[in-house]
Context: one part of a larger RNA
RNA sequence: GAACGAACGCUGGCGGCGUGCCUAACACAUGCAAGUUGAACGGGUUCCGAAGGAGUAGCAAUACUUUUUCGGGAUUAGUGGCGGACGGGUGAGUAACACGUAGGUAACCUACCCUUGGGCGGGGGACAACCCCGCGAAAGCGGGACUAAUACCGCAUAAAUCCACUGGCUGGGAUGCUGGUGGGGAAAGUGGUGACACACCUAAGGAUGGGCCUGCGGCCUAUCAGGUAGUUGGUGGGGUAAGAGCCCACCAAGCCGAAGACGGGUAGCCGGGCUGAGAGGUUGAACGGCCACACUGGAACUGAGACACGGUCCAGACUCCUACGGGAGGCAGCGUGGGGAAUCUUGCGCAAUGGGGGAAACCCUGACGCAGCGACGCCGCGUGGAGGAUGAAGGUCUUCGGGUUGUAAACUCCUUUUCUUGGGGAAAAUGAUGAUGGUACUCAAGGAAUAAGCCACGGCUAACUCUGUGCCAGCAGCCGCGGUAAGACAGAGGUGGCGAGCGUUGUUC
Repeated sequence: GAACGAACGCUGGCGGCGUGCCUAACACAUGCAAGUUGAACGGGUUCCGAAGGAGUAGCAAUACUUUUUCGGGAUUAGUGGCGGACGGGUGAGUAACACGUAGGUAACCUACCCUUGGGCGGGGGACAACCCCGCGAAAGCGGGACUAAUACCGCAUAAAUCCACUGGCUGGGAUGCUGGUGGGGAAAGUGGUGACACACCUAAGGAUGGGCCUGCGGCCUAUCAGGUAGUUGGUGGGGUAAGAGCCCACCAAGCCGAAGACGGGUAGCCGGGCUGAGAGGUUGAACGGCCACACUGGAACUGAGACACGGUCCAGACUCCUACGGGAGGCAGCGUGGGGAAUCUUGCGCAAUGGGGGAAACCCUGACGCAGCGACGCCGCGUGGAGGAUGAAGGUCUUCGGGUUGUAAACUCCUUUUCUUGGGGAAAAUGAUGAUGGUACUCAAGGAAUAAGCCACGGCUAACUCUGUGCCAGCAGCCGCGGUAAGACAGAGGUGGCGAGCGUUGUUC
């Protein structure tokens, strides 16, 4: 000098764009942050319509009430489907194929989506809901009986696909591709008058997303020198989507290490950011990619995908409820308390973008879009402009003549960025739909009106005098000032610098 997710002191007019728990991965009240589908299904509630029965009033027509069946609309606890593995948060752990980069997979998977071929025949038995009974304070639970489906289970068919055996081709090497024989294995309907639409099953290919493996690269420490028994390799098996000591049995005795093994400390990694002429040093907030975690530890289930933040089970600590028998919870989503030098509102809206579900209408979305707060940062604008005295007053210095503040003020003329009041009023939205917002912008009127501070002035370093103080009080980045004329302390006048900021502190180069 530059920089900052900054903090502190003094000061503070406006706008735009950004940005805001770096500390306690501390504890969390309440509300909200993941649902959707009635065009998969049977019920419940409610409304309307039609037909039938019964009753009341009436001579009757009829009116009213109630009930049964059917049809339609609305709504919905449950069964089923898809989604809850995304999006959002955090950086604890991790020195590791975690990350970056370049490759490999003759060792793999991929729901929804796209392309192509083929199929969708015929049956069965349940379980919720509802009803009944019981237990419990509750959370909830048990028993009995009934029932539907795109829920569940057989059967039929199935070229390709899968398994076993067996040929050929490619290749360094078949586990790949392509034939033969035998065996096994699918499916679901809904809506529509209908054409049809959306679903369903199987196979091949694609796309997307991942798993696994490898070369190379990026911290400190030798006051850590030896480490290692599933350890290193083999055979056989198990396991997985898949190779493998991944796991197991047996066999062998290997494997790593001064080019730093093993241990200890520290740390999420990167694109990037800061600085620097560069080389380099330092850093990893915001934004983007990857990883890891979800009260702590462990485990699996479901599923295309999890060993699953707002799922399940077990153990632990903590908090809460309890009728003391037993239960409930997990904010590192928005927000609160605490800690701290320090870091925001429990705002508005799904209008846009994006996501989930749905045929759609639409529903959900604290993602997101906006608004709020903070000079936290960057940028822009303003606090007036022109004229105005050999120069007011006041302050201050003085050699008492005067100098200086100083064209500064007053005063005259002008302007209206900003401000206030009133009027108009967007784009963002391909046809409709605007939270932002009566915002931006604009027109008119008013009136210099609403708006300047902070630090320094001994040298480094730009800017000097007076008064007070008297090694005191104090200053100070270094050198050093202060003991009676202090340009260094304190105040004042003046001056210099920067300016809605200015200084200080911390950190990096």